Model confidence (mean pLDDT): 85 of 100.
Predicted 3D model of a 74-nucleotide RNA (c-di-GMP-I riboswitch aptamer) from a soil metagenome.
The RNAcentral record of the sequence draws on MGnify.
[in-house]
RNA sequence: GAUCAGGGCAAACCUGUAGUAAUGCAGGGACGCAAUGCCGAGGGUCCGUGAAGACGGAUGGCCUGGCUGCCGAA
Numbered sequence: 001g002a003u004c005a006g007g008g009c010a011a012a013c014c015u016g017u018a019g020u021a022a023u024g025c026a027g028g029g030a031c032g033c034a035a036u037g038c039c040g041a042g043g044g045u046c047c048g049u050g051a052a053g054a055c056g057g058a059u060g061g062c063c064u065g066g067c068u069g070c071c072g073a074a
Base pairs, nucleotide, nucleotide: 001071008033009032013028014027015026016025017024018023031061037067038066039065041064042063043062044059045058046057047056048055049054
């Protein structure tokens, strides 16, 4: 972050499965993505418990940040 090349990932939804749930995993499927690769470090949001404080969990395709990777114009 323009272009070229090799490509990569996979939203919603459907099926199965795990979970109280958010949601995760597998298969199908592609809305999109130049880090939509990895990391829950901070924030936001979501779920559960609680009168509340708070605690636990989820989300990196919500944002910031860290690490790593392909191509090579300004």